[in-house]
Notes:
The RNA shown here (SAM riboswitch aptamer (S box leader)) has 107 nucleotides and comes from Rhodocytophaga aerolata.
RNA sequence: GGUUUAUAAAGAAGAAGGGAGAGACUAGGCUCUGAGAACUUCUGGCAACCUACUUACACGAAGAAAGGUGCUAAAUCCUACCUAAUCAGUGUUAGGAAAUAUAAAUU
Numbered sequence: 001g002g003u004u005u006a007u008a009a010a011g012a013a014g015a016a017g018g019g020a021g022a023g024a025c026u027a028g029g030c031u032c033u034g035a036g037a038a039c040u041u042c043u044g045g046c047a048a049c050c051u052a053c054u055u056a057c058a059c060g061a062a063g064a065a066a067g068g069u070g071c072u073a074a075a076u077c078c079u080a081c082c083u084a085a086u087c088a089g090u091g092u093u094a095g096g097a098a099a100u101a102u103a104a105a106u107u
Stems, first nucleotide, its partner, number of pairs: 001107008013043005021032003026080004044072003049068002053063003076099001081096006
């Protein structure tokens, strides 16, 4: 990197370094940012996918949070493709797909 499954409107920030961008790609919108972006490090926190543990055991469920990941502005920031409803409308709403992210398994 590929494949499969699950989840994605909840939740959780400070410091130091850094020095102009950032929000995955493309486009449009919108937003964050010198009152300091990305990124790096440290500390904290959130969550509960995996593992160990507890509820006597198994399944299921619940708890807890030591370990392996992950995450810590905005719905995966919103839209894009399809379907349905509605509308004066290229709008709105709902569902689905695709893409992306993360975990676990596998290759």
The prediction has a mean pLDDT of 83. The sequence was found by an Rfam model in a public genome assembly. The model forms 94% of the base pairs in the Rfam consensus.